[in-house]
Context: one part of a larger RNA
RNA sequence: GGAUGAACACUUGCGGCAUGCUUAACACAUGCAAGUUGGACGGGAAGUGGUGUUUACAGUGGCGGAAGGGUGAGUAAUGUGUAAGAACCUGUCCUUGGGAGGGGAACAACAACUGGAAAUGGUUGCUAAUACUCCAUAGUCUGAGGAGCAAAAGGAGGAAUCCACCCGAGGAGGGGCUCGCAUCUGAUUAGCUAGUUGGUGAGGCAAUAGCUUACCAAGGCAAUGAUCAGUAGUUGGUCCGAGAGGAUGAUCAGCCACAUUGGGAUUGAGACACGGUGCAGACUCUUAUGGGAGGAAGCAGUGGGGAAUUUUCCACAAUGGGUGAAAGCUUGAUAGAGCAAUGCCACAUGGAGGUAGAAGGCCCACAGGUCAUGAACUUCUUUUCUCAGAGAAGAAGCAAUGACGGUAUAUGAGGAAUAGGCAUCAGCUAACUCUAUCCCAAUAAUCGUGGUAAGACAGAGGAUGCAAGCACUAUCC
Numbered sequence: 001g002g003a004u005g006a007a008c009a010c011u012u013g014c015g016g017c018a019u020g021c022u023u024a025a026c027a028c029a030u031g032c033a034a035g036u037u038g039g040a041c042g043g044g045a046a047g048u049g050g051u052g053u054u055u056a057c058a059g060u061g062g063c064g065g066a067a068g069g070g071u072g073a074g075u076a077a078u079g080u081g082u083a084a085g086a087a088c089c090u091g092u093c094c095u096u097g098g099g100a101g102g103g104g105a106a107c108a109a110c111a112a113c114u115g116g117a118a119a120u121g122g123u124u125g126c127u128a129a130u131a132c133u134c135c136a137u138a139g140u141c142u143g144a145g146g147a148g149c150a151a152a153a154g155g156a157g158g159a160a161u162c163c164a165c166c167c168g169a170g171g172a173g174g175g176g177c178u179c180g181c182a183u184c185u186g187a188u189u190a191g192c193u194a195g196u197u198g199g200u201g202a203g204g205c206a207a208u209a210g211c212u213u214a215c216c217a218a219g220g221c222a223a224u225g226a227u228c229a230g231u232a233g234u235u236g237g238u239c240c241g242a243g244a245g246g247a248u249g250a251u252c253a254g255c256c257a258c259a260u261u262g263g264g265a266u267u268g269a270g271a272c273a274c275g276g277u278g279c280a281g282a283c284u285c286u287u288a289u290g291g292g293a294g295g296a297a298g299c300a301g302u303g304g305g306g307a308a309u310u311u312u313c314c315a316c317a318a319u320g321g322g323u324g325a326a327a328g329c330u331u332g333a334u335a336g337a338g339c340a341a342u343g344c345c346a347c348a349u350g351g352a353g354g355u356a357g358a359a360g361g362c363c364c365a366c367a368g369g370u371c372a373u374g375a376a377c378u379u380c381u382u383u384u385c386u387c388a389g390a391g392a393a394g395a396a397g398c399a400a401u402g403a404c405g406g407u408a409u410a411u412g413a414g415g416a417a418u419a420g421g422c423a424u425c426a427g428c429u430a431a432c433u434c435u436a437u438c439c440c441a442a443u444a445a446u447c448g449u450g451g452u453a454a455g456a457c458a459g460a461g462g463a464u465g466c467a468a469g470c471a472c473u474a475u476c477c
Base pairs, nucleotide, nucleotide: 001477002476003475004474006473010469013347015345016344017343018342019340020339021305026303027302028301030300031299032298035063036062037061040060041059043057070258071257072256079183080182081181082180084178085177088175089174090173093171094170095169096168097167098166099165101135102134103133104132110125111124112123113122114121115120139149140147141146154163155162156161184230185229186228191221192220193219196218197217198216199215200214201213202212203211233255234254235253236252237248238247239246240245260281261280262279264277283294284293285292286291311337313336315334319333320331321330322329323328350380351379352378353377360371361370362369363368385414386413387412388411390409394404421466422465423464424463425462427446432461433460434459435458442449443448
């Protein structure tokens, strides 16, 4: 000198765009953040409305809750970055070849009875389906005989047809796996390793593989730093620097990991699943003491910690996601508004004229000098400000549909009207005098000032620097 997710003192007019728990991955009251489908199904109570092809709705079924959103605890390589590879899977989407024949039994809802304080059940009985299931048929294996094993479902419409369903093949996009190189510090960590390294058989997986297991061999890694310990998410990037390089990893984007702690599996194309499930631990709440309920590192918000970080706001109008044939519904993603000088950028606090060089302050050699054209005064302008009426684009072209928002913007009226501070002034370093104090009180990054004429402390006048900021502190180059 530059920089910051900054903090603190003093001060503060306005706009645009960004940014905003760096600490306790501490604990959480309340509300919301994942639904949708009646064109899959049997129903259709209460309610609204008032007879329409009823709607809404609890239940069965489907798709989605593996995305989006958050956080960085763990992780020094099961990660990331980059370059390759072969033994794989893939719902929805695209292209394409076939198929959808015939049966059956249930379980919710519901009804009756009944247990429990509650959460939530139990027994009996009835019932539908795109829910479940059997047979047939394709394909597969075998030289042949033959062997064993699959699937399906309908809905809407007057119809055409459309949307779904089953089995294959190819693709796109996505994912799993292997590997070369690179990836912080410590040797006051030198040896580490028995499923360990390799082979064979078997098992297992979507797939390769000591992934698992039985047997066999005795290997494998390591001063080019193994093992151990400490620290740490990583990259694109960001800051500094002429560069080399050093530091860093907030916001935005990619990958990874995690979801109160630990370890499981289920469902599914996909999870070992933040707002799913079962077990255990800690904590909180509740209870009739037998038992239950909960998890904000989603958005707001509260307590706590801290130098320190915002509203319990608005809307699905746009963009995107889910679902639906669609109309739609839903979405704390997102779009916006609010708060904060936290940062960057822009604008303003007036312009021109004006010496009787006014009053007043300060200095003074008492002549005067300076603040100072500064003010007053004259005249002009209206960026801003206040008021008034007008008023968008963003909407995706039949029409309708705007949270922001009566916002931005333009027009008119009014009147200089509403708007300047902070630090410094011995040298470094731009800027000096007086008064008071007298090694006191104080100052100070450093050298040092202060012991009776202090340009260094304090006040005043003046000056200098930057400016809606300015100094200080912390950290990096």